[in-house]
C1' cells in the first nucleotide's frame, strides 16, 4: 500500500467483488499435550428433584434430656495373681539280643489347663449435703440480618445512564469520636394446657406465664415546637451563634467471684449509604405538524426525610414545538472492547459501575432502608394436592430437565483461602467464592524425532522413450526422550496454634524405546503453488471476472505442488480497504445533481474610527476525570498466554486569576457599500382605448368557357345549375411584409403596424441628502410557453380528431382533398416543457485584440475621425482551470458568503399517503425484486438510402453475343440396388476430370480371403517359389501333373513358401485441430516501422495539404527526419538496327546440271536461325504551370511518354477451398469400414439452371479452281510414294530420334459457275441400312464412313455478358489427356473492324472529411404489444389478529377521610358494675388493577378478482430509435391507434446536407 471487473483499445465517473483484522459463534473433514480464559445471543417458555438465609440460650419463659459431694449395699467390662492337671525337647540308670541294633526307669520342665486371692471402670439402691442448681438441644417470644451477595435485560428514547454542578429543601441502621443519663411503675400475648372446627393447609374458644416485648409517670434548656432581641456572615427564599419566655419529649437490661466487658436512652460531629434539582450529551422517521385541562402558573390547605400540581380548592390563561413538540419505530446506559494513519464507524458476551425486573397487573405493610426475586394482600392465567367444601406453587440463584434452536457444560468438592449475615466467642450458614468435571469455543507453548545415507532402489505419475518427478525421501546405521509409560519423592498458595477441598496435583529423580501422536484448504486471473486421464454446455465448478459444446492447468480423480498445521476451511456479524456521505477529505455545463422567475420572513454571513465589556478565544493553576482495561519500565509462573507493582495517560468537565489582536455586545461617529433628490437621452418593457393598409375566403354583379385543383405519378374534390382566370362593390376575422441586426427591453415567461393616455425598471452626468439601512433566503407570496378546463361571445385563414384520395405486403402514417374542437377576446383556473447558457445569487481580484448598441467627455472645424471613460451585448486568445470537449473579466480562474440539489443501472417520478386541482394532472415521493454494470468524453476502424475528389468496359458511344431451336456438356431435382465423393453469389455449375466400354473406381449385388493386396521385425517348420500344360469355375480361386533354389569358410546367410505374435490396411469423420497448395477483394495503392515531437491516454504526426500521376509516381509546403514491404524497373517475349557464327536454313552474283526444283560447286550479301550488342531517356525544341513536379504540341524516329505481351500478387480479409493429390492430430474401424473377383453403376430422365457448338441463310449454299502461316509433335512414335476402295480405311513399307523425314492438306480469301429468298440446294438433328478402326470385349456405352431420311429453327420476352486494336468478331492448323474417343481446354498464325461526347445516373474501388447508440463492425444494433413459465408488488367486496388511545359500567386489595349505636387490659377521674382519653371491627366515600362495552384512528396477515413490473430458449406481429436511420430527433401537453407509434400547438439542438446573411481570425 492496493488490485479484478463497463470498451476494439482509452481517460476519467460510478457501483460490485477481493486481500486483513476480530468474534460468546456455528457448520464440514481432522484431531497427541498442558497453562490461562470463556460457555442458552433463541422461549423474559414452563419446570421434577436437591441445595442458595439464617444466627443470637451472655434478652425471655418454657419444653425434652441429664448432671454433683460423702456414706453404705450392689453391679462387676477389664488387669491381675497362679493351687491343680497335662507333660515336648533334653536326658540315658539300665535292659534284650542279632554285639551294635532295639527298648528303656529317674530326671527335666517347654505349651496347655484356670482352683482361689487382688485392684477396679460402670450400673443400681438408700441416706445426708448443696441450690425453685448446673449441662445440652431449642418450637415459640424478642434482637440483628432476610433492601447485602447472586441472576437476567422483559420493559425503558427518559422517573435511566454519562459528565459536571447544586440541596440556605433532605434522610442515614450497624461504625467512629465526644457530651449527658438509665429513677419508679404497670397491663399483656405467645409459647404451655385444656376444649374444639377442617382431608389438610390452618384455625377458634377459655385459662397461665417472661422478657433487652409493650405502656404511663418523675427527670432533661443538651433536642423539638412557638413567638421575640442582638451579633455575624450570605447565595433570591435566608444561615449561623448567642440571650431570654411558653409548650412538648427518654431509657433495658445480660455476663462475669471482681476488675470489667457488650448492650440501652437523648443529643452534637464525622464517615459510610441514599434522596431530590440543574446544565450539557449520545437512535431513526417530517408519507407523525401541531401537542397540552392538573395541563402552565399563583394564593390557601394537605402530604414527605425533604423541594414540588407531589394531592386538594379557587384564581388567572397559559404552557411545549421547524434548534422538530407529539406520535411511531428500535434499544438497557457507560468505563471499555473491536476495527481504524487518525477523525471516526460499529459494539456492550466475559470484568467493573449504574438503572430495571423477578409468573401478568395493581397494593400497601415492616422497617434505617423495600413499594421487598427465595415476604405479606388482591385479580389474571398456568400447574399441582383435594373427603370437592377448600387449599398450595413461582429456578431472569447453583446444579438439572423438557421445549425451542445451527447452537451454549456436572443434578461436583469444600468452606482451606478471599468476603459476607448472626453472635462476647467458641461457632453456625453461605451454589458468593475456592477448586474440579464436560467442549479444540478462543489465545499461548511444547510434540510427533535428529544426524548420516545415491548419478539416485522399488512403486506411483508422466514421457519426444532419451529421460524427468517423488528424491535424502525411504530402506539401512548411530544417536536423543521433551510430552506419554511404569516406579520413587513430593510442594508454595496456609504471615502465628490445629485445620487442605484442590492433590498424590504441579515439580524432582530413575528406568526401556523412535517407541505411543498430521491434518486441512488451495493451485486460470486477483493469489503463492502444473501435469495426466475421465467428462463432452453434461456432470458440474464459482468471492468478482468467469469456466464445460472431444486436446478443460477453473469440472471429478491421480502424480506433484503450495499455504497454515492440532488445526484447517466454510458461513454470519463488524470495521477497514471505501476519499463510496468527504470536519479532516467529494461534487452539480456535457458522467447522478442549479429550484422555471422574482420579491420577501426566519436565519446564516456582513465595510471604515473609536472606547468600554470579557460570551467566544488563549495561557496559567485548582477539582474532578473509580478500579480494571491500553501505553512504557520492572517483576512473579521453565518461556509466552495470564498475573502483580510502579509510573504515563484518560485529548473531557468545571471553578479561579489573567490577555484583549480578532468574532461577539454595548456606545459614539465616518462615507466608500446601499438608497433618496435633481438633469438627460434611448428602448417590439407593461396595460387600456382607438386607427390603417396588404393579403386570403366569403357574398352580389358583369366578362368569359370547360375545364380548374393537385401529386414522384394519380385519384378523391370543385365546375355547363357556368367553375379556374378577370372587374367593380362590399361584409368578416386574424396577423403586422419591407425597416430586421448573434440589434433593443423585461426577473423569467416573452416583446415587433400606426396614435393617444396611464405606468414599472435600466442607463449617463453632476455629487445635494440618509449614515451600513447590506448579501443571501429553509417556509411563504406573486408572475409563469404552448396544450388542457369553465363560463360567455367571436370564427378569416390554419387544423388534432375524424372522413375520403393515394401509397404499400399492411399504411390506423409520410403526400393529397375536405374538416371540428382548438387558435381570437373578456373572466377565472391550470402551474408545467430541451422553463437551456441543459452553466443559482452577490462581491472583489485576475494578460490583451477586435465588433455592436446607449451614453459622456478630449482633440478637430459644430462635420468626418481618432483618443478616454460607463453600461449593455458578441467574438479569437494569454495564464489558470478542466475527465476530455472546452471554459477564458458576461470564467467552468483565483477567494469569500448564502442559498437548491446528486450519491451504481432498472424497477420508478411509479405505488400508498398527504396537499393542491372542477378534470386533465400536478407537487411531495418509497420498497420488494432485479442486473454487474448503466453512463460522460475522446481515439482508431466498420457502416450510412450524408458530403467532396479520384478511378475501372463500371455506365455512355459502338461491335458480337446469351436468353428463343437443336446438339454437346455441367449442374439440381427426381429416380434407382448403386446412380460413388467433392465444388455452392460474384470467387460452385465444359470445376476436381489433360479425356468412366473392362481398368480407372472410391458406388451397388453377388462370390472369396482374414499376419491379410503392400512394410519391417522375430520365433519355428519347410525346399521350394515362379513358369508352364491340364480339369473345375463367371471369376477370384482349387486341384493334378511337368519342372525342381543359389552363395558357403560346411557353423550358416539370402530368396521364397507355411504357421505363430507385434502389427499392417481403410478414398472411414473431422479442412471449424493442422501444414503445404489455391481462389477472391486485386496488379487495387495501399500496409507497416525506427527516432524526434503532440496528447494524461488510446493514439496523432510521418501517410494530412496546394499540385501531378496509371501508381503513396514525383515535385512545393509543412515537426517532422528518415527506412522497410508493395508500385515502377530489373526477368521473359515482340517490333528496328549492328556484330558474330553459317547447318540440317539461304541463293543476290559467279558456275554446272535438269522437262523442273538450291540438286551441285560455290558464296556469308539477302531471308532466317543462335548468341552478343545498340536504341527510348520526356533526350530535345514550344506553350502551361509556383522558376517545380508534370502535362499539352512538335522535331527526329522501326518504336514516343509503363511501345505490345508475359512472368511476378504488399499488411490483410473471407474459421472462404481441398483430411479424396500429398502429409498429419485425434477419434472410429480389425473374419471388416480392409483385400481380391464377375457383373453392374457413374451415361437413368418428367422437368429446372449455366456453358459451349450447329444454325436460322445470297456479305450466303454448293461446284469447280487456284494461292498466302505460324507454332507444335513423332520410336510399342510419325508413317511418304505406289496400289485397292464411293469413302471412313486397307495395304506398302521409303524416310526420319528430326531447322534433315513424316504428321501436312493451311481455311477462310481470290477467281469461274451455279442458287434467287423457299423452311430452300438454308439447316442438319432425328432414324433406317450398310460399313471401318481401335481394344480380351463397343449391348447397356466408343468414333468415323457411305446411301437414304431431313426434326426445330426465319436473328430470339422480361434480363443479361464480352470488348478500346493487330482488339471484338471471323478463318482454320497444332498440341496434351490418350489403345480408342474432343463442340472442351491450352497454344498457333491468317482475314480484320466500329465507337469512346463525358462522368449526371448503376456497380466496385481508392483518399479526404462528417454522423454513429455498430466493434461478432448494417447480414450490426433495438423498441413495443401479444403467448407461454416463474418471481416479488400495488389495488380490491371483506374476513383474522395485534398494541396504543379515548368515553361510559363494574369495582377486587389496599392507603385515605368520614361515621362507628358494636366492642376493649395498661393511663386520668370518681359518683367505680362508671365516665373520660385513645383504639379496633363493622358501615359509606374518594382513588383505584382486572374486566365488560362503545365508536374512531392505527399496525400487520390474509382474500376471488384486477394492474402494471422484472427475469426467462432461438416464439408471433411490425420495424419506433441509433446513419439525414430512409418523415431529423426529443421535451410540455392534448388527441388518435394491435403495438412500437402518428397527428396538432408551442419549444430545444443533445440535427446530418446545401446556400445565403452576419461577425470573427489572416
Nucleotide at each position: 500500500a492496493g488490485a479484478g471487473u463497463u470498451u476494439g483499445a482509452u481517460c476519467a465517473u460510478g457501483g460490485c467483488u477481493c486481500a486483513g483484522g476480530a468474534u460468546a459463534a456455528a457448520c464440514g473433514c481432522u484431531g497427541g499435550c498442558g497453562g490461562c480464559g470463556c460457555a442458552c445471543a433463541u422461549a423474559a417458555g414452563a419446570c421434577a428433584u436437591g441445595c442458595a438465609a439464617g444466627u443470637c440460650g451472655a434478652a425471655c419463659g418454657g419444653a425434652a434430656g441429664u448432671c454433683g459431694u460423702u456414706a453404705u449395699a450392689c453391679u462387676g467390662a477389664u488387669u491381675u495373681u497362679g493351687a491343680u492337671a497335662u507333660g515336648a525337647a533334653c536326658g540315658g540308670a539300665g535292659a534284650a539280643c542279632u554285639u551294635g541294633u532295639u527298648c528303656a526307669a529317674a530326671g527335666g520342665g517347654a505349651c496347655u489347663u484356670g482352683a482361689u486371692g487382688a485392684a477396679g471402670a460402670u450400673u443400681u439402691a438408700u441416706a445426708a449435703c448443696a441450690a425453685u442448681g448446673g449441662c445440652u438441644u431449642u418450637a415459640g417470644u424478642g434482637g440483628c440480618g432476610g433492601a447485602c451477595u447472586g441472576g437476567u435485560g422483559a420493559g425503558u428514547a427518559a422517573u435511566a445512564c454519562g459528565u459536571a454542578a447544586g440541596c440556605a429543601a433532605c434522610c442515614u441502621g450497624c461504625c467512629u469520636a465526644u457530651u449527658a443519663g438509665a429513677g419508679g411503675g404497670g397491663a399483656a400475648c405467645a409459647a404451655c394446657a385444656g376444649u374444639u372446627a377442617g382431608a389438610a393447609a390452618u384455625g377458634a374458644c377459655u385459662g397461665c406465664u417472661a422478657a433487652u416485648a409493650c405502656c404511663g409517670c418523675a427527670u432533661a434548656u443538651g433536642c423539638c415546637a412557638u413567638a421575640g432581641g442582638a451579633a455575624u456572615c450570605a447565595c433570591a427564599u435566608g444561615a449561623u451563634u448567642c440571650c431570654a419566655g411558653u409548650g412538648g419529649g427518654a431509657a433495658a437490661g445480660g455476663a462475669g467471684u471482681a476488675a470489667u466487658c457488650c448492650g440501652c436512652u437523648a443529643g452534637u460531629a464525622g464517615a459510610u449509604g441514599g434522596g431530590c434539582u440543574u446544565a450539557c450529551g449520545g437512535c431513526u422517521g417530517a408519507u407523525u405538524a401541531g401537542c397540552u385541562a392538573g395541563u402552565u402558573g399563583g394564593u390557601g390547605g394537605g402530604g414527605u426525610a425533604a423541594c414540588g400540581g407531589c394531592c386538594u380548592a379557587c384564581c388567572a390563561a397559559g404552557g411545549c414545538g421547524a434548534c422538530g413538540a407529539u406520535c411511531a419505530g428500535u434499544a438497557g446506559c457507560c468505563g471499555g472492547a473491536c476495527u481504524g494513519a487518525g477523525a471516526g464507524g460499529u459494539u456492550c458476551a466475559a470484568c467493573g459501575g449504574c438503572c430495571a425486573c423477578a409468573u401478568u397487573g395493581g397494593g400497601a405493610c415492616u422497617g434505617a432502608g423495600a413499594u421487598a426475586c427465595g415476604g405479606c394482600c388482591c385479580a389474571g392465567a398456568c400447574u399441582c394436592c383435594u373427603a370437592c367444601g377448600g387449599g398450595a406453587g413461582g429456578c431472569a440463584g447453583c446444579a438439572g430437565u423438557c421445549g425451542g434452536g445451527a447452537a451454549u457444560u456436572u443434578u461436583g468438592c469444600g468452606c482451606a483461602a478471599u468476603g459476607g449475615a448472626g453472635g462476647a466467642a467458641a461457632c453456625u450458614c453461605u451454589g458468593a467464592c475456592c477448586c474440579a468435571g464436560u467442549g479444540a469455543c478462543g489465545c499461548c507453548g511444547c510434540g510427533u524425532g535428529c544426524a548420516g545415507g545415491a548419478a539416485g532402489a522399488a512403486g506411483g505419475u508422466u514421457u519426444u522413450c532419451g529421460g524427468a518427478u517423488u528424491g535424502u525421501a525411504a530402506a539401512c546405521u548411530g544417536c536423543u526422550u521433551u510430552a506419554g509409560a511404569u516406579a520413587g519423592g513430593g510442594a508454595a498458595g496456609a504471615a502465628a496454634a490445629a485445620g487442605g477441598a484442590u492433590a498424590g496435583u504441579a515439580c524432582c529423580u530413575a528406568u526401556a524405546g523412535a517407541a505411543u501422536a498430521a491434518g486441512c484448504u488451495c493451485c486460470g486471473g486477483c493469489u503463492a503453488a502444473c501435469u495426466a486421464c475421465g467428462u463432452g454446455c453434461c456432470a458440474g465448478c464459482a468471492g468478482c471476472c468467469g469456466c464445460g459444446g472431444u486436446a478443460a492447468u477453473a469440472c471429478g480423480u491421480a502424480g506433484g505442488g503450495a499455504g497454515c498445521a492440532a488445526g484447517c476451511g466454510u458461513u454470519a456479524u463488524c470495521c477497514g480497504g471505501a476519499u463510496u456521505u468527504a470536519u479532516u477529505g467529494g461534487g452539480u455545463g456535457u458522467a447522478a445533481a442549479g429550484g422555471g422567475u422574482g420579491c420577501g420572513u426566519a436565519g446564516a454571513c456582513g465595510g471604515g474610527a473609536u472606547a468600554u465589556u470579557a460570551a467566544g478565544u488563549u495561557a496559567g493553576c485548582u477539582g474532578u476525570g473509580a478500579a480494571a482495561u491500553c501505553c512504557c519500565u520492572c517483576g512473579g509462573c521453565u518461556c509466552a498466554a495470564c498475573c502483580g507493582a510502579g509510573g504515563a495517560a484518560c485529548u473531557g468537565c468545571a471553578a479561579c486569576u489573567a490577555a484583549a489582536a480578532c468574532u461577539g455586545a454595548u456606545a459614539u461617529u465616518c462615507u466608500u457599500g446601499a438608497g433618496u433628490a435633481c438633469u438627460g437621452g434611448a428602448g417590439a418593457g407593461g396595460a387600456a382605448a382607438g386607427u390603417g393598409g396588404a393579403a386570403u375566403c366569403c357574398c352580389u354583379a358583369g366578362u368569359g368557357u370547360a375545364g380548374c385543383g393537385g401529386u414522384g405519378a394519380a385519384a378523391u374534390g370543385c365546375g355547363u345549375a357556368g367553375a379556374u382566370a378577370u372587374u367593380a362593390g362590399g361584409a368578416g376575422g386574424a396577423a403586422c411584409a419591407c425597416c430586421a441586426g448573434u440589434g433593443g427591453c423585461g426577473a423569467a415567461g416573452g416583446c415587433g403596424a400606426c396614435u393617444u393616455u396611464c405606468u414599472g425598471g435600466a442607463c449617463a452626468g453632476a455629487a445635494a441628502c440618509u449614515g451600513a439601512c447590506g448579501u443571501u433566503g429553509a417556509g411563504g407570496c406573486a408572475c409563469g410557453a404552448a396544450a388542457g378546463u369553465g363560463u360567455g361571445g367571436g370564427g378569416a385563414g390554419c387544423a388534432a380528431a375524424c372522413a375520403g384520395g393515394a401509397u404499400u405486403a399492411g399504411a390506423u402514417a409520410c403526400c393529397c382533398u375536405g374538416g371540428u374542437a382548438g387558435u381570437c377576446c373578456a373572466c377565472a383556473c391550470c402551474g408545467u416543457a430541451a422553463a437551456c447558457g441543459a452553466u443559482g445569487g452577490a462581491u472583489a481580484c485576475u494578460a490583451g485584440g477586435u465588433g455592436u448598441a446607449g451614453g459622456g467627455u478630449g482633440u478637430g472645424a459644430u462635420a468626418a475621425a481618432c483618443g478616454c471613460u460607463c453600461u449593455g451585448u458578441g467574438c479569437c486568445g494569454u495564464c489558470g482551470c478542466a475527465a476530455a470537449c472546452g471554459c477564458a473579466g458576461u470564467a467552468a480562474g483565483u477567494a469569500u458568503c448564502c442559498c437548491a440539489c446528486c450519491u451504481g443501472g432498472g424497477g420508478a417520478g411509479u405505488a400508498c399517503g398527504g396537499c393542491c386541482g372542477c378534470a386533465a394532472g400536478g407537487u411531495u415521493g418509497a420498497a420488494a425484486c432485479u442486473c454487474a454494470a448503466a453512463g460522460g468524453a475522446a481515439u482508431u476502424g466498420a457502416c450510412g438510402g450524408g458530403g467532396g475528389c479520384c478511378c475501372g468496359c463500371a455506365c455512355a458511344a459502338g461491335c458480337a453475343g446469351u436468353g428463343g431451336a437443336g446438339u454437346a456438356u455441367g449442374u439440381g431435382g427426381u429416380u434407382u440396388a448403386a446412380u460413388u465423393c467433392g465444388a455452392a453469389g460474384c470467387a460452385a455449375c465444359g470445376c476436381g476430370a489433360a479425356g468412366a466400354a473392362c481398368c480407372u473406381u472410391a458406388c451397388c449385388a453377388g462370390g472369396g480371403c482374414u499376419u491379410g493386396a503392400c512394410a519391417u521385425a522375430u520365433a519355428c517348420a519347410g525346399g521350394a517359389a515362379a513358369a508352364g500344360u491340364u480339369a473345375a469355375g463367371a471369376g477370384a480361386u482349387u486341384a493334378a501333373c511337368u519342372c525342381c533354389c543359389u552363395c558357403u569358410u560346411c557353423g550358416g546367410a539370402g530368396u521364397c513358401u507355411g504357421u505363430a505374435u507385434a502389427c499392417a490396411g481403410g478414398u472411414g469423420g473431422u479442412g471449424c485441430a493442422u501444414g503445404g497448395u489455391u481462389g477472391u477483394c486485386g496488379u487495387c495503392a495501399g500496409c507497416u516501422c525506427g527516432u524526434g515531437u503532440c496528447g494524461u491516454g488510446a493514439g496523432a504526426u510521418g501517410u494530412u495539404a496546394g499540385g501531378u500521376u496509371a501508381a503513396g509516381u514525383c515535385c512545393u509546403g509543412c515537426a517532422a527526419c528518415g527506412a522497410g514491404c508493395g508500385c515502377a524497373a530489373c526477368c521473359c517475349u515482340u517490333a528496328u538496327c549492328c556484330u558474330u557464327a553459317g547447318u540440317u536454313g539461304c541463293c543476290a552474283g559467279c558456275a554446272c546440271a535438269u522437262a523442273a526444283u538450291g540438286g551441285u560447286g560455290g558464296g556469308a550479301a539477302c531471308u532466317c536461325u543462335g548468341a552478343g550488342g545498340a536504341g527510348a531517356c520526356u533526350g530535345c525544341c514550344g506553350g502551361u504551370g509556383a522558376u517545380a513536379a508534370a502535362u499539352c504540341g512538335g522535331a527526329g524516329g522501326a518504336a514516343g511518354g509503363u511501345g505490345g505481351g508475359g512472368a511476378c500478387g504488399a499488411c490483410g480479409u473471407c474459421a472462404a477451398a481441398u483430411c479424396a493429390u500429398c502429409a498429419u492430430g485425434c477419434c472410429c474401424u480389425u473374419u471388416a469400414u480392409g483385400u481380391c473377383c464377375u457383373g453392374g453403376g457413374c451415361u437413368a430422365c418428367a422437368c429446372a439452371c449455366g456453358u459451349a457448338c450447329u444454325a436460322c441463310a445470297a456479305u450466303g449454299g454448293c461446284u469447280a479452281u487456284u494461292a498466302c502461316a505460324g507454332a507444335g509433335g513423332g520410336a510399342a512414335g510419325c508413317g511418304a510414294a505406289g496400289c485397292a476402295g464411293u469413302g471412313a480405311u486397307g495395304u506398302g513399307g521409303a524416310g526420319c530420334a528430326a531447322a534433315a523425314c513424316c504428321c501436312a492438306a493451311a481455311a477462310a480469301a481470290g477467281u469461274a459457275g451455279u442458287c434467287u429468298c423457299a423452311g430452300u440446294u438454308c439447316g442438319g438433328a432425328u432414324u433406317g441400312a450398310a460399313g471401318u478402326c481401335u481394344g480380351a470385349a463397343a449391348u447397356u456405352c466408343g468414333a468415323c464412313u457411305u446411301c437414304a431420311u431431313g426434326a426445330a429453327g426465319c436473328c430470339g420476352g422480361a434480363a443479361u455478358u464480352g470488348c478500346u486494336a493487330g482488339u471484338a468478331a471471323u478463318g482454320g492448323c497444332a498440341g496434351g489427356u490418350c489403345a480408342g474417343c474432343a463442340u472442351a481446354c491450352u497454344g498457333c498464325c491468317g482475314u480484320g473492324a466500329a465507337u469512346a461526347c463525358g462522368u449526371u445516373c448503376c456497380c466496385g474501388g481508392g483518399c479526404c472529411u462528417u454522423g454513429u447508440a455498430c466493434a461478432c463492425a448494417c447480414c450490426g444494433c433495438c423498441c413495443g404489444u401479444c403467448a407461454c413459465a416463474c418471481c416479488a408488488u400495488g389495488a380490491g367486496a371483506g374476513u383474522u389478529g395485534g398494541g396504543g388511545a379515548u368515553a361510559c359500567c363494574c369495582g377486587a386489595a389496599g392507603c385515605c377521610c368520614g361515621u362507628g349505636a358494636g366492642c376493649c387490659a395498661a393511663c386520668u377521674a370518681u359518683u367505680a358494675a362508671u365516665a373520660g382519653a385513645g383504639g379496633c371491627a363493622g358501615c359509606g366515600g374518594u382513588c383505584g388493577a382486572a374486566g365488560g362495552u362503545a365508536g374512531a384512528a392505527u399496525c400487520a396477515a390474509u382474500g376471488a378478482u384486477u394492474g402494471g413490473g422484472g427475469u426467462g430458449a432461438a416464439g408471433u406481429c411490425g420495424u419506433a430509435a441509433c446513419a439525414a436511420g430512409g418523415u431529423a430527433g426529443c421535451c410540455g401537453u392534448a388527441u388518435c391507434g394491435g403495438a412500437a407509434g402518428g397527428u396538432g400547438c408551442g419549444g430545444c439542438u443533445g440535427g446530418a446536407u446545401c446556400a445565403c446573411c452576419u461577425c470573427c481570425u489572416u
Molecule: small-subunit ribosomal RNA
Organism: uncultured rumen bacterium